[in-house]
RNA sequence: GCCACUAUAGUCUAGCGGUUAGGACGUUGGCCUCUCACGCCGAAAACAGGGGUUCGAUUCCCCUUAGUGGUA
Numbered sequence: 001g002c003c004a005c006u007a008u009a010g011u012c013u014a015g016c017g018g019u020u021a022g023g024a025c026g027u028u029g030g031c032c033u034c035u036c037a038c039g040c041c042g043a044a045a046a047c048a049g050g051g052g053u054u055c056g057a058u059u060c061c062c063c064u065u066a067g068u069g070g071u072a
Stems, first nucleotide, its partner, number of pairs: 001071007010025004018055001027043005048064005
């Protein structure tokens, strides 16, 4: 240089065009407890950036950025 893959809360991840963007860990409020822990009930927090297609995009297409692998 070329080719392929990946990018979703603080972390790990699900999501095959219309979901309130789900789960686990973590954070946090309350309950429980003499206190802590455990347990239970809540809350906040995410689609890498830009453009396109579409009535509608996390999802499809293009470019960029970052990472991983392959190749000379």
About this RNA: A computed fold for a 72-nucleotide RNA from an uncultured Clostridia bacterium, annotated as transfer RNA. It matches the Rfam family "tRNA".